[in-house]
c-di-GMP-I riboswitch aptamer from a Desulfobacterales bacterium, 75 nucleotides, folded computationally. The prediction has a mean pLDDT of 85. The organism belongs to Desulfobacterales, within Bacteria. Its Rfam family is "c-di-GMP-I riboswitch aptamer". About the family: GEMM was predicted in a large-scale screen for bacterial structured RNA regulatory elements.

RNA sequence: AGAGGAUCAGGCCAAAUCAUGGGCGACCAUGGGACGGAAAGCCACGGAUCUCACGAAGACCGCCGGGCUGCCCUC
Numbered sequence: 001a002g003a004g005g006a007u008c009a010g011g012c013c014a015a016a017u018c019a020u021g022g023g024c025g026a027c028c029a030u031g032g033g034a035c036g037g038a039a040a041g042c043c044a045c046g047g048a049u050c051u052c053a054c055g056a057a058g059a060c061c062g063c064c065g066g067g068c069u070g071c072c073c074u075c
Stems, first nucleotide, its partner, number of pairs: 002075004012037002017032006035062001041068003045065003049059003052055001
């Protein structure tokens, strides 16, 4: 540097759902929770999906692809 995730260590994130708050809404934030995750880290760039007050508007990266970055281990 490249390929990979069967195995190891220390850790990390947190679905459903509940509480409180915000938003017309999709949904978001915080706290609990743990179904899962090797990028379930970041970016709405392409597609998909979803929302509304339908616009030069939004939501979603834990749907797929792409870009950037990154832990451990193996070859």
The sequence was found by an Rfam model in a public genome assembly.